[in-house]
Molecule: SAM riboswitch aptamer (S box leader)
Organism: uncultured Ruminococcus sp.
RNA sequence: CUUAUCAAGAGCGACUGAGGGACAGGCCCUGUGACGUCCGGCAACCUGCAUGAUGCAAGGUGCUAAAUCCUGCGGUUUGACCGAAAGAUGAG
Numbered sequence: 001c002u003u004a005u006c007a008a009g010a011g012c013g014a015c016u017g018a019g020g021g022a023c024a025g026g027c028c029c030u031g032u033g034a035c036g037u038c039c040g041g042c043a044a045c046c047u048g049c050a051u052g053a054u055g056c057a058a059g060g061u062g063c064u065a066a067a068u069c070c071u072g073c074g075g076u077u078u079g080a081c082c083g084a085a086a087g088a089u090g091a092g
Base pairs, nucleotide, nucleotide: 001092002091003090004089005088006087011039013038014037015036019029020028021027023072024071025070026069040064041063042062045060046059047057048056049055050054068086073083074082075081076080
């Protein structure tokens, strides 16, 4: 850079000890223990096996508060919805 997905799912564990939710504005989580590491778990993009559709497994990633937490640009009458951008993850 291209492309697919992003409203589902997942711990009452151990260690550690003050921050975290990408950015900005909000709004939240947190010493009843955040972030991180380990273990556990979820899912099935790649992968393996069988196959007509599809299914099974879980080796490489990924994920495991809140819709990608909401808004951030544009369109449609309020509520709201649609699309884009940005971001995240996989594959190339």